[in-house]
Context: one part of a larger RNA
Molecule: large-subunit ribosomal RNA, domain III
Organism: alkali sediment metagenome
RNA sequence: CAGUAGCAGCAAAGUCGGGUGAGAAUCCCGAUCGCCGUAAGGGCCAGGGUUCCUCGGCAAUGUUCGUCAGCCGAGGGUCAGUCGGUCCUAAGACGUACCUUAAUCGGAGUACGCCAAAUGGGAAACAGGUUAACAUUCCUGUACCUUUCAGCAUUAAAACCAACACUUCCGGAUAUGUAAAGCGCCCUUGCCUGGGCGUUCAAGCGUGCAAAUCUGCGGAGAGCCGUAAUGGCGAGAAACAGACGAAAGCGUGAUGACGUAAGUUUGCAAAUUCCAGGAGUCCGUGAAAAGGGAGCUGAAAGACCGUACCGAGAACCAACACUGGUGCCCCAAGCUGAGAAGGCUAAGGCGUGU
Numbered sequence: 001c002a003g004u005a006g007c008a009g010c011a012a013a014g015u016c017g018g019g020u021g022a023g024a025a026u027c028c029c030g031a032u033c034g035c036c037g038u039a040a041g042g043g044c045c046a047g048g049g050u051u052c053c054u055c056g057g058c059a060a061u062g063u064u065c066g067u068c069a070g071c072c073g074a075g076g077g078u079c080a081g082u083c084g085g086u087c088c089u090a091a092g093a094c095g096u097a098c099c100u101u102a103a104u105c106g107g108a109g110u111a112c113g114c115c116a117a118a119u120g121g122g123a124a125a126c127a128g129g130u131u132a133a134c135a136u137u138c139c140u141g142u143a144c145c146u147u148u149c150a151g152c153a154u155u156a157a158a159a160c161c162a163a164c165a166c167u168u169c170c171g172g173a174u175a176u177g178u179a180a181a182g183c184g185c186c187c188u189u190g191c192c193u194g195g196g197c198g199u200u201c202a203a204g205c206g207u208g209c210a211a212a213u214c215u216g217c218g219g220a221g222a223g224c225c226g227u228a229a230u231g232g233c234g235a236g237a238a239a240c241a242g243a244c245g246a247a248a249g250c251g252u253g254a255u256g257a258c259g260u261a262a263g264u265u266u267g268c269a270a271a272u273u274c275c276a277g278g279a280g281u282c283c284g285u286g287a288a289a290a291g292g293g294a295g296c297u298g299a300a301a302g303a304c305c306g307u308a309c310c311g312a313g314a315a316c317c318a319a320c321a322c323u324g325g326u327g328c329c330c331c332a333a334g335c336u337g338a339g340a341a342g343g344c345u346a347a348g349g350c351g352u353g354u
Base pairs, nucleotide, nucleotide: 014032015031016030017029018028019027033351034350035349036348041331042330043329044327047310048309051308052076053075054074055073056072057071061069062068081144082143083306084305085304087121088120092115094113095112096111097110098109099107100106125142126141127140128139129138145302146301147300148299149298150297151296152295160292161291165281166280167279168278169277171275172274173273176269177268178267179266180265181264182199183198184197185196186195187194200257201256204252205251206250207249213243214242215241216240223233224232225231258263282286316325317324333345334344335343336342
């Protein structure tokens, strides 16, 4: 320079009352208004590492203020047989030996070993409650698995499962939504009425069908049967009977939990979720291994590591509380709509995209 540049730019936004306090536009509470709502909500990974919670502070940090805070000081907080790691193998990496070389390095490759997935494979847990802060980890209730030992039983060799592309179609369900009625609670009102919210619940155990496939019986063409579609049939159709057999559903769990209480019924819609099946395409044919397959009863045991919090318009990477960047991740309500578009809303979260 200079009390200068900046503390404006993305159209989310405040206002009023009360509280605390030396001090309040900025902190807390209430009311109202506004914004997001395939997110600006919720769950998890990487990364960070105490930022979590409580108490006490305000010199600095915070683009203003500050009684507030991801700041400062102190104390507290992360509990697992079942959630992950741990185990298995994949592309690939590494080690040793061989080969190659005069030799070392390196290396197409061979053999063995070992590492390699917190999104592939995989033994087993759900519901409720609880803390200021953790919970499928603690507690309550109800379960399940593996190993070892003991007793009984008995095959064991395998098939098969794990175990898989893309496109398209069909069927059965559920989550969930919606409508009506009943019931309960709340609001409204002089009365009739009207409005809002709710009417819930898991794993496990038992039961339980469809499709496909197979078996028995049967014996067909003036064809018959069947599909959404392709189709099927003396190499045995239809019809009838049986075996095997899914997700659901139903019962139990529950004389329980949750709820102030009610805690029922019916219809419709409906998934990208679950289950089952068909067809088509390929000069592309769509992993492997561990493990399972392999019993019953009883007893004992189930170690180690992770677990707080953020996960982003302030906790990660970008010198910053930076309009940037960050996962083949998961959930995804209503009205309108083909739709996860756009618009408006619920739950929830914000008015500090300072």